[in-house]
The RNA shown here (SAM riboswitch aptamer (S box leader)) has 118 nucleotides and comes from uncultured Terrimonas sp. NCBI's taxonomy places the organism under Bacteria, Pseudomonadati, Chitinophagia, Chitinophagales, Terrimonas. Of the family's consensus pairs, 97% are formed in the model. The RNAcentral record of the sequence draws on MGnify.
RNA sequence: CUUAUCAAGAAAGGCUGAGGGUUAUGGCCCAAUGAAGCCUUGACAACCUCCUUUCGUCCUAUUUGGAUGAAGGGAAAGGUGCCAAUUCCAUCCCGACAUGAAUGUCGGGACAGAUAAG
Numbered sequence: 001c002u003u004a005u006c007a008a009g010a011a012a013g014g015c016u017g018a019g020g021g022u023u024a025u026g027g028c029c030c031a032a033u034g035a036a037g038c039c040u041u042g043a044c045a046a047c048c049u050c051c052u053u054u055c056g057u058c059c060u061a062u063u064u065g066g067a068u069g070a071a072g073g074g075a076a077a078g079g080u081g082c083c084a085a086u087u088c089c090a091u092c093c094c095g096a097c098a099u100g101a102a103u104g105u106c107g108g109g110a111c112a113g114a115u116a117a118g
Base pairs, nucleotide, nucleotide: 001118002117003116004115005114006113011041012040013039014038015037019030020029021028024091025090026089027088042083044081047079048078049075050074051073052072053071054070055069056068057067058066059065087112092109093108094107095106096105097104098103
């Protein structure tokens, strides 16, 4: 940089000791009944991976078989990830609804970010 996903899911122990929820602002939360970080163990998930079914294409071929693409099902040994709250919520744009208005609610998109594969 490209593509995909981001409303589901899943915590105990040890060390340590004051912050944390990516950054900014605002809000709202978590935290000495122990934050963040590190370590151990366990879980969750299924991106890569593995097995399998159907269909298509190609190769070989008597049949069998092999490669590959799409869709579905399954597994969890391996590579990652993850284990408060939707990516905690809003911020920028658009729409609908409510309101006299300020504004609020809901929906969609953008930006930013996270993770995976390339």